[in-house]
The prediction has a mean pLDDT of 89.
This is a predicted structure of a 75-nucleotide RNA (c-di-GMP-I-GGC riboswitch aptamer) from a Candidatus Sericytochromatia bacterium.
It was read from a public genome assembly, where an Rfam model found it.
It matches the Rfam family "c-di-GMP-I-GGC riboswitch aptamer". Its family is annotated with cyclic-di-GMP binding in the Gene Ontology.
Lineage of the source: Bacteria > Bacillati > Candidatus Sericytochromatia.

RNA sequence: AAGGAAAAAGGCAAACCCGUCGCGAGGCGGGGACGCAAAGCCACGGGACUCAAGUAGUUAGCCGGGUUGCCCAUU
Numbered sequence: 001a002a003g004g005a006a007a008a009a010g011g012c013a014a015a016c017c018c019g020u021c022g023c024g025a026g027g028c029g030g031g032g033a034c035g036c037a038a039a040g041c042c043a044c045g046g047g048a049c050u051c052a053a054g055u056a057g058u059u060a061g062c063c064g065g066g067u068u069g070c071c072c073a074u075u
Base pairs, nucleotide, nucleotide: 001075002074003072004071011036012035016031017030018029019028020027021026034061040067041066042065044064045063046062047059048058049057050056051054
């Protein structure tokens, strides 16, 4: 550096419910786990979604890309 296990230590948290913010997509907090080897972060490209329709916004757990990180059965 690559790779990702019948490994180890852990981590994150879908749907749904409650509260809250937002016109909304959706965000935040708590509960809860469908799953995830980057389901850490970034809106750069594409897609999808929203609206008060623009040089606007949401989505990173849609795909690609960038960047950072744990472990070592293995190369």